[in-house]
A computed fold for a 93-nucleotide RNA from an Anaerolineae bacterium, annotated as c-di-GMP-I riboswitch aptamer. Its Rfam family is "c-di-GMP-I riboswitch aptamer". Its family is annotated with cyclic-di-GMP binding in the Gene Ontology. The prediction has a mean pLDDT of 83. The sequence was found by an Rfam model in a public genome assembly.

């Protein structure tokens, strides 16, 4: 120094769940809490996945509207799903 990662050292992050709050939802944020993580640090660039408010369309009712409901759909979410880019602590084998 590394495209390496130890029953090492110093630390870091925080799953599920609880409470509060925002949101149509997925989910985010804060508190508590730790399943785990050598990038579980940063960036929605590609894919996968999740949700479906608005929109489109069908159905029900029906003179119509309104209402209810099925399907499609991301501009929403997700980086602790995978990949990619950038940066970082330590130095055993």
């Nucleotide at each position: 120094a590394a495209u390496c990662g130890a029953c090492a050292a110093a630390g870091g992050c925080a799953u599920a769940c609880c409470c509060g709050c925002c949101g149509a939802a997925a989910g985010a944020c804060g508190c508590g809490g730790a399943c785990g993580c050598a990038a579980a640090g940063c960036c929605a660039u590609g894919g996968a996945u999740c949700u479906a408010a608005a929109g489109u369309u069908g159905u029900g009712c029906a003179u119509g509207a309104a209402c209810a409901u099925g399907a499609c759909c991301a501009u929403g979410a997700c980086g602790g799903c995978c990949a990619g880019g950038c940066u970082g602590c330590c130095g055993a084998a």